A computed fold for a 1334-nucleotide part of an RNA from a Candidatus Doudnabacteria bacterium, annotated as large-subunit ribosomal RNA, half B. Its mean pLDDT, the model's own confidence on a scale to 100, is 80.
[in-house]
Context: one part of a larger RNA
RNA sequence: UGUUCGUUCAGGAACUCGGCAAAAUAGCGGCCGUACCUUCGGUAUAUGGCCUGACCUUUUUGCAUACUGGGUAGUGAAAAAUAAUUUCACAUCCCGCACUCACAACUUUAAAGUUGUGUUCACUGCCCAGUAUGUAAUUAAGGCCCGCAGCGAAAGAUCUCUCCCGACUGUUUACCAAAAACACAGGUCCGUGCUAAAGCGCAAGCUGAUGUAUACGGGCUGAUGCCUGGCCAGUGUCAGAAGGUUAAGAGAACUUGGGCAACCUCGUUCUUUAAGCCCUGAUGAACGCCGGCAGUAACUAUAACUGUCCUAUGGUAGCGAAAUUCCUUGUCGCGUAAGUUGCGACCCGCACGAAUGGCAUAACGAGUAGAGAACUGUCUUGACGAACAACCCGAUGAAUUUACAGUGACGGUAAAGAUGCCGUCUACCCGCAACAAGACGGAAAGACCCUAUGAAGCUUUACUAUAGCGUGUUAUUGAAAUAAGAAAUUAGCUGCUUAGAAUAGGUGGGAGACUAUGAAGCCUCGCUCUGGCGAGUGCUGAGUCGCAAUGUGAAAUACCACCCUGUUGAUUUUUUGUUUCUAACCAGUGUUUAACCUGCACUGGGACAGUGACUCGUGGGUAGUUUAACUGGGGCGGUUGCCUCCUAAAUGGUAACGGAGGCGUUUAUUAAGGUAUGCUAGACGCGGAUGGAAAUCGCGUUGAUAGUGCAAACGCAUAAGCAUGCUUGACUGCAAGGCCAGCGAGCCGCGCAGGUACGAAAGUAGAAGUUAGUGAUCCGAUGCGUUAGAGUGGAAUACGCAAAGCCCAACGGAUAAAAGUUACUCUAGGGAUAACAGGCUGAUCCUGUCCAAGAGUCCACAUCGACGACAGGGUUUGGCACCUCGAUGUCGGCUCAUCACGUCCUGGGGGUGGAGAAGCUCCCAAGGGUUAGGCUGUUCGCCUAUUAAAGUGGUACGCGAGCUGGGUUCAAAACGUCGUGAGACAGUUUGGUCCUUAUCUGUUGUGGGUGUACGAAAUUUGAGUGGGCGCAUUCCUAGUACGAGAGGACCGGAAUGCAUGGACCUCUGGUGUACCCGUUGUCGCGUCCGCGGCAUAGCGGGGUAGCUAGGUCCAGUUCAGAUAAGCGCUGAAGGCAUAUAAGCGCGAAGCUGUCCACAAAACUAGAUUUCGUUGUCUCUUCGGAGACGAUAGAUUCGCAGAAGACUACUGCGUACAAUCGACCAAUAAAUCUAUCAAUGUGAGUAGCAAUACGAUCUGAGAUAGAUCUAGAAGUUUUAUAGGUUACAGGUGUAAGCACAGUAAUGUGUUCAGCCGAGUAAUACUAAUCAAUCG
Repeated sequence: UGUUCGUUCAGGAACUCGGCAAAAUAGCGGCCGUACCUUCGGUAUAUGGCCUGACCUUUUUGCAUACUGGGUAGUGAAAAAUAAUUUCACAUCCCGCACUCACAACUUUAAAGUUGUGUUCACUGCCCAGUAUGUAAUUAAGGCCCGCAGCGAAAGAUCUCUCCCGACUGUUUACCAAAAACACAGGUCCGUGCUAAAGCGCAAGCUGAUGUAUACGGGCUGAUGCCUGGCCAGUGUCAGAAGGUUAAGAGAACUUGGGCAACCUCGUUCUUUAAGCCCUGAUGAACGCCGGCAGUAACUAUAACUGUCCUAUGGUAGCGAAAUUCCUUGUCGCGUAAGUUGCGACCCGCACGAAUGGCAUAACGAGUAGAGAACUGUCUUGACGAACAACCCGAUGAAUUUACAGUGACGGUAAAGAUGCCGUCUACCCGCAACAAGACGGAAAGACCCUAUGAAGCUUUACUAUAGCGUGUUAUUGAAAUAAGAAAUUAGCUGCUUAGAAUAGGUGGGAGACUAUGAAGCCUCGCUCUGGCGAGUGCUGAGUCGCAAUGUGAAAUACCACCCUGUUGAUUUUUUGUUUCUAACCAGUGUUUAACCUGCACUGGGACAGUGACUCGUGGGUAGUUUAACUGGGGCGGUUGCCUCCUAAAUGGUAACGGAGGCGUUUAUUAAGGUAUGCUAGACGCGGAUGGAAAUCGCGUUGAUAGUGCAAACGCAUAAGCAUGCUUGACUGCAAGGCCAGCGAGCCGCGCAGGUACGAAAGUAGAAGUUAGUGAUCCGAUGCGUUAGAGUGGAAUACGCAAAGCCCAACGGAUAAAAGUUACUCUAGGGAUAACAGGCUGAUCCUGUCCAAGAGUCCACAUCGACGACAGGGUUUGGCACCUCGAUGUCGGCUCAUCACGUCCUGGGGGUGGAGAAGCUCCCAAGGGUUAGGCUGUUCGCCUAUUAAAGUGGUACGCGAGCUGGGUUCAAAACGUCGUGAGACAGUUUGGUCCUUAUCUGUUGUGGGUGUACGAAAUUUGAGUGGGCGCAUUCCUAGUACGAGAGGACCGGAAUGCAUGGACCUCUGGUGUACCCGUUGUCGCGUCCGCGGCAUAGCGGGGUAGCUAGGUCCAGUUCAGAUAAGCGCUGAAGGCAUAUAAGCGCGAAGCUGUCCACAAAACUAGAUUUCGUUGUCUCUUCGGAGACGAUAGAUUCGCAGAAGACUACUGCGUACAAUCGACCAAUAAAUCUAUCAAUGUGAGUAGCAAUACGAUCUGAGAUAGAUCUAGAAGUUUUAUAGGUUACAGGUGUAAGCACAGUAAUGUGUUCAGCCGAGUAAUACUAAUCAAUCG
C1' cells in the first nucleotide's frame, strides 16, 4: 500500500451519471388495524401500532389410559310352546271403547295431529356424556424476578408516491445486452372437402393424421375495456365463355440451294391454336397512401365563412415537445433555496394516429425515469482495529519482453514531440523498498477511414440463368354418339343497272318443248329486290311456253349440255368441342398373409389424371455475377469527346474541381458550291407629303466601327462582304514533298492521266474565309468484282472495292446483356489517404499600437472611439496532409499538479468628467489565495447562497501501464423519418467485458562500498538546495478630515477569526480482535454447580496503553539591503529650464537576507576538541616492504525499543574470588519525642429524602529534634525484556458458603473478583560461549 472485514464524534446523500456500495428493515409468532384504485378476484404481510425472556398459580383445547352413566348392534341365557338340534313379544278374523311412558317417521309440523315400535338379564363392539390421571407444535388470565437489551446469537421482506413500456407466469444473445425484444391466451384475414392444403424427398414414400372445417396450415395483431375512420389511382391477390396480342404443333400457298429424278434443304406469308399480358371488375385486420395557395368578423389577433388549384383519397376518434419535437433548457403551473431531469397542462404534430393497431387500464416487472421516509463512512474527512498478501528468512521456481547499450536535465536541431545529434548544465560506484511522468512502454500485420477492376452475407421492379408452378402439342391412348367447321363427290336451286312484254348468270347447240305419269288457276309453305321466283303425294281438270315478227339491248328468251356466283340436302374423308362407354391407366374395399407385395372378387374414377419429350409464361425459391473513374481523404455535387480565347513566361508545347464561351450541324437548283463580270458597308448631321427615335429619297461628314449561316480568335476592300449570268470540280485514278506526332490517328499539297464547268484569254475549280459538327476493332447484313473454291463441276464460305449499322457521350470504345446493402462482417495493404494529438501557416480568432471623424453641455484623447493602417500571440473555427494505420486509447469528472501573465483578489503608484465613500482608466507586480450547492454525461451555461476574489490560458484541448466509464463509437431492441427492400440517419431512446508481475530513465525514501594521503570518537561551519510568505472582520484614532446633507476616510494602533502548515495526546472524543461484565443457541468437561469451545470478537454494554481529529499548542511577524512603476535633491550639455548626462535620495504582498529543514562526494571532499599511534617474525637493493598480534575504537553476536519493510538508528549486555585504586561524618539504618496528617470510624443535629454538619477514636506518611550501632565496616554490585509484588487505570460486587423465597432470584461475606501494553520495586528466568576488523 492492496484485498476482504469490524467500529466510528457532529452532520446525514452535501458523494455521484445514478443512494453504486454499505447501512437499515426482518419471525409463513400472536393481537389490533389497513388507503387510493379495481377486471370486485385483488391491491394486502398495504402502510401503521402493541406484545414476546425465566419462574409461580389458575385456566381453554387436543390426545392417551382408567372408571361411571345412557343409547345402539351382536352373542349367550332365562321364560313359553314342541317328539326335536325346531319355533318363539302379543295376535284366528271383524267391530267398538279406554290409554300412560319413551323413542322414531310424516305433517306450512313444534303447547299439536296421524302412524308405527317397545319381555328381562349378562358379556362384547361402537357412539354420546361425565370424572380422574398423564401428556402437548395448546388457549387465556394474574402474579413475581433479572438485565442496557427477552424473535438477546444464526436465519429470515426496507417502505411509500408518480410517469413510461410490456397485460400477466414464461423465453433469449452457453462466454460483455434478460430488455420495452420473443412467446402468450384472445382477435382477425387467407388457404384447405381428404389421395386436403402445407412440408420433406429424384422417386418410392412419410409428416399433416390413424385427424376431417368446433379440424389442419399460413400471415398480421397481442389479456381486458372503448374503438378500429377515408382511399381500389399504383403494386399484389381473386374473378371474368367477348375482343386484341401470343409459342411449339397442324394445314395451305409461295420460295432458296442442291439433285437426271425421287426427293432433301432454305426461308416468307396466310389460316388454326393455350396459359400469360393488354382489357373489365372486386378486394385494406392485402403491400400501402391519407394536400396546397389566397381572402374574410365593428381595437388588435384569430378565422366559424368564401374563392381557387391539384389528387385515388386528402388524417376521422383518440393522443400529443411523447421511447416520436429539429428549433428547444418551447411557454405556463407544481415540486426545490436553486430543477437542461420529473409530473400536470397548452398545441406552432420539423416528422403521432387507428390490428406495421389507437387510446385507457387493476394486477405483475432483477425493465426505464422522478420524488419522499427510514438508514447509513457515499460524502464533509478522515481515524483506529482484524485476517490475508506485500516485506525479511528457508524451500521450490515461471512468464511477458529483448537491434545494441557505458540508457541524465534543459535549449536547439531533425521524417516536424531526442537517454543516443549540437550546445550548456548536472552527476562518486552499486543495491533494496516504493510510485507510475517518459521510454511515441508490452500485448493484437488498426476493427474507424481509404485503396483493391479482393472476399463473403443479405436485398430488389440490377443482369443472366434455373428448381418449382401454370400452359398448349405429342406419346402412353381405346370404343361410340352428337354439334360445328373444312375438303371432295353427288342431287337440287339461285342470278332483278338501263332499254326491253320482264328478275336476260356465261358459252355452245337449238325450232320446237312440256302436258291425264295432270296445263292454266286456286290453296299452303319457303325465299324475295314486293316486281316476282321456287316447292308441295292439297283441290281442280286442259292447256302452257318458245321460234318467227314488232322491238329493246353488249347479249334474246322454249328446251338440252358444260360451267360460274351464292346456297340447300345427302354421302365420304378430316379437324375441333361436348357427352357416353370400359379394356389401358389410377384409387379403394373384401379375401389371402403375422404383415407387406402379388393374385382373385367387387367398387369408384377413366382415356382424364399421372409420367416422358417439345413449347410459351411465371419464377430472388435458388445460383453466378456486375454495380466506373477523376477527386486538396471518401461521400454528395460537378466533370469525362471535339472547337475558340486567356492563363502560357513575344516560335511551338505546357497543368489545376483555373477564368470565359461553343459543337454533336447547315447549304442540293431561287445553292450559302464553281466560274466570269460588277458593286461597297455602317454611323451621324441637314433637308424632304402622309412618316413618328428608326421605313424610302437627296446632300454632307466620317471611314470598316458593317458583313461573314453559328462560338471565339485570326482574317477579309485586289475583298473571303453584296449582287448578276452561265453552271456542277460538293469529279475518277494517283501523288513528289511536307506539317503534326509515343502509337493509332489528324492536316496541307506541287504535279500527272482521264473526262468536265466558266471565261475572249491568261487561267480558276478535287465544295464552303479558316479552325468544331465526331467513334478504332470485332460482328453480321448490302452492292459490285475477269479474286480463291479441299477428287472434278458447282455451291457454301472466304477475299478485294464501295457505302451503311454504336448519345460504344465513362466519347482509345472491358460484355450482345448488369442495381443496391452490410453496425453480422472478413482479407490484403496504406500514415501513398481522413477522424485524435503534434507540426507548418495564421484567413478566422485574441491582444496591442498608429491616425483621429465623432460621442463626451463646452473640450478628439477622464472615458469611448468610426473609416482605415501596422504589429504581436498561437488558446478558437479552419487550411495543408509532414511523423504515427505490423495501433500515438477519444469527451467529461476525480486525484495530483506545474508553468505563463494579457492580474480576478490582496500590495505599490499616475490620471480622473477623483469633495468624501464607491468607482473608471492606465503603469509596476505572479508571494499567497481564487467557495459550497440545484439542473444536465456535459465542458460551457443558467440559477441559489456566500466571498477579498470566485482570473485567463499552456502543459498530447496536462494527467485511463493513476481511478471512473455517464457521453460518443460494435453486436440486442424500439420510435420518428427516408428507402419497394436489405437497410440508413453529427435524429431520439433502453441495455452493453477498461488487460498489463516495472527492465531503463525519472521521482520519493533507505542502505552497502569507496574516497576525503595515519587511524578513530565526538562537536560543528555552511557553498548550495528546498520550504515558508495568506487574507478578512471588528474596534480605537473618529462619527474626526471631507460634505448642503446623506454619508464617510487616508496614515497609525489593537483584538478576533477563516483557510493553510507543523508538533502533540493533558483535556474532549474515536478506535482499542479477547481487559472487565451481561446475554442467546448449541456442544463438551459423567450429572448439578462452575467453566470452556463455536456461532462476524456470536451479539450487546464499557474501556488502559498506543495511534489519532473533529481535540490541544504553535507559526506567517519584524528589520535590513538592492530595486519596479512612480516621486524627488543638486545639476549641466543648452548662461534659462530640466529628477540625469556625472552624482545623491525615497519607493511594493514582489527580489536578497533575517525564520524553518537538509547539506563537506562543496572531489575546492572544510573546521574544532579528544583518544590511539606499539610488539614479534620474515624479506631487504638498508630507503623500506610484508605477515601475525596488541592499542584508541568499531563490528559480528545476544536482549530490547514510542527505531524500523530489510538494512540502518537508539538503549543495554550482569554474577563468585583475588589484586590495585577511589569515596566515606557528627553519615546510613533503627528507635523515641513533638507537630502536622491522607484514610477510616460516626455519639449526635437538621431534613420527607438525597444529603449536609459533626464530638470521639484511628494514624499510612511527612518534618524537626534526640538517642543508639558500624571505622577497614560500608559503598562503587547489571532493572534491558519477561515473571513476581505493589500501585495507577478499567470493569463493576467473583467463586464458595450461609440465609430468605414454592421458584426464577435476592441478601451477606464484598466497592469484591479479574485485570494487555502504564508507573515503581524486586536479580526468580533470559541478555550464552565467543569471534572479527583496526